[in-house]
Molecule: transfer RNA
Organism: archaeon
C1' cells in the first nucleotide's frame, strides 16, 4: 500500500431500520451480619468522529481515526 473484520456504560458483551439501547460485572446507597466477605433490593453510567439515505439509523451507504487478521 491492497483486501478483510471490528469500535456500544469503568470492563466484557447483546440488539435483522420502529428497543425505555438489554445482560453480566464494577461503582454507589440501603438491608442482612458483632465486623468483613457472600447474599438480597435499588441507583448511576454507553452507541469512535463527520456526512448521506430514510417518516425513522447503534443498525444501511460514503469519508476519516484507531485496533485485529491476511497479502505484498
Nucleotide at each position: 500500500g491492497c483486501g478483510u473484520g471490528g469500535a456500544u456504560a469503568g470492563u466484557a458483551u447483546a440488539a435483522u431500520g420502529g428497543u425505555u439501547a438489554g445482560u453480566a460485572u464494577a461503582a454507589c446507597u440501603g438491608g442482612u451480619u458483632u465486623c468483613c466477605a457472600a447474599c438480597c433490593a435499588g441507583u448511576u453510567g454507553a452507541u469512535c468522529g463527520g456526512g448521506g439515505u430514510u417518516c425513522g439509523a447503534a443498525u444501511c451507504c460514503c469519508c476519516g481515526u484507531c485496533c485485529g487478521c491476511g497479502c505484498a